[in-house]
């Protein structure tokens, strides 16, 4: 790297270095940064995707062990995350507005594409 399924308007930051950009390519827009941003290392903390323990429920089981989903809680460990919705738009659809339109704007939704996670070969 390929392919399938889920989520992406919630959460959740000091300290030290270092020193010019940065927000993953393009464009446009629009932040964020010399009151040091990006990045890196530490440390906290957010999440609950995997996982694991306890309860609760619904369903197979005649019960009972027991297994399957579903939900709460609590912790580990792999990960992730800790600026703005994946910061916004780009294709394509439906609606309103404008003066007629293939134009421009406004709202919505769907896709591609991107993050992470789990599985597949």
């Nucleotide at each position: 790297a390929a392919c399938u399924u889920a989520u992406c308007c919630a959460g959740a930051a000091a300290g030290a270095c270092c020193g010019a950009g940065g927000g993953u390519u393009u464009g446009g827009g629009c932040c964020c940064a010399a009151a040091g941003a990006c990045g890196u290392c530490u440390u906290a903390g957010c999440a609950u995707c995997c996982u694991a323990u306890c309860c609760u429920g619904a369903c197979g089981g005649u019960c009972c062990a027991c297994g399957u989903c579903a939900g709460c809680a609590u912790g580990u460990u792999g990960u992730g995350c800790u600026a703005a919705a994946u910061c916004c738009c780009a294709u394509c659809c439906u609606g309103g507005u404008g003066c007629u339109g293939u134009c421009a704007u406004c709202a919505g939704g769907a896709a591609a594409a991107g993050a992470u996670a789990a599985g597949u070969a």
About this RNA: A computed fold for a 121-nucleotide RNA from a Cyclobacteriaceae bacterium, annotated as SAM riboswitch aptamer (S box leader). Rfam family: SAM riboswitch aptamer (S box leader). Its family is annotated with regulation of gene expression in the Gene Ontology. Its mean pLDDT, the model's own confidence on a scale to 100, is 76.